About this RNA:
A computed fold for a 71-nucleotide RNA from an uncultured Flavobacteriaceae bacterium, annotated as transfer RNA. Its mean pLDDT, the model's own confidence on a scale to 100, is 85. Its Rfam family is "tRNA". It is annotated as a transfer RNA.
RNA sequence: GCGUCUGUGGUGUAAGGGUAGCAUCUGGGUCUCCAAAACCCGGGAUUGGGGUUCGAAUCCUUGCGGACGCG
Repeated sequence: GCGUCUGUGGUGUAAGGGUAGCAUCUGGGUCUCCAAAACCCGGGAUUGGGGUUCGAAUCCUUGCGGACGCG
C1' cells in the first nucleotide's frame, strides 16, 4: 500500500429499519446487633461526517481506531 472483518454505558454483551435491553459496575433503600448475601429503586452507551428512508445502532458512502490476511 491492497483486501476482509469490526466499533453500543466504566467492563462484557443483545437489538432481522419502528421506545436502545441484559449482566456487571455505581448511588440510595429494605433486611441485620454490624457486615456480607439477597431483594427494591435510581444513574450511565450506539466512533466522527454525509447520504437513503416517514423513520437508521441497523442500509450506503467517507474519515478515524482496532483485528486478521496479502504484498